[in-house]
Transfer RNA from Candidatus Zambryskibacteria bacterium CG10_big_fil_rev_8_21_14_0_10_34_34, 72 nucleotides, folded computationally. Its mean pLDDT, the model's own confidence on a scale to 100, is 81. Its Rfam family is "tRNA". The family's RNA type in Rfam is transfer RNA. Gene Ontology term of the family: triplet codon-amino acid adaptor activity. It was read from a public genome assembly.

RNA sequence: GGCCCCAUCGUCUAUCGGUUAGGACACUGCCUUUUCAAGGCAGGAAGCGCGGUUCGAUUCCGCGUGGGGUCA
Numbered sequence: 001g002g003c004c005c006c007a008u009c010g011u012c013u014a015u016c017g018g019u020u021a022g023g024a025c026a027c028u029g030c031c032u033u034u035u036c037a038a039g040g041c042a043g044g045a046a047g048c049g050c051g052g053u054u055c056g057a058u059u060c061c062g063c064g065u066g067g068g069g070u071c072a
Stems, first nucleotide, its partner, number of pairs: 001071007010025004018055001027043005048064005
């Protein structure tokens, strides 16, 4: 340098155009307990950037950025 793949809560990950953007772990509060752990209930927290397509984009397209793979 060419080609391919990926980018969503703190972490891991669902969501194949109209969702309340869901789940697990973690975190916070409450209950339980003499205390801790475990358990139960509740809560906060996310779409990499700029454009395009569309009535509508996390989703489709282009460019960029970052990461990974492969070839040279």